[in-house]
């Protein structure tokens, strides 16, 4: 330097063009209980990697750019 794949909550990952962007696990509060663990109930936590583009509508297509993996040479 070229090509291909990832990038969504503290973590792991699911959503592949439409109604408010969600699971587990963690964090915090509660119920239990003599505490604790386990169990049950609840909350709050996201500029969807950044910038533009098509579109009525973009986490989802397209383009560059940032960063990680693998791979030609």
């Nucleotide at each position: 330097g070229g090509g291909c794949u990832u990038g969504u909550a503290g973590c792991u990952c699911a959503g592949u063009g439409g109604a408010u962007a969600g699971a587990g696990c963690g964090a915090c509060g509660g119920c239990c209980u003599c505490c604790u663990a386990a169990g049950c109930c609840g909350u709050a936590g996201g500029u969807c990697g950044g910038c533009g583009g098509u579109u009525c509508g973009a986490a989802u297509c397209c383009g560059c750019c940032c960063a990680a993996g693998c791979u030609c040479g």
Molecule: transfer RNA
Organism: Synergistaceae bacterium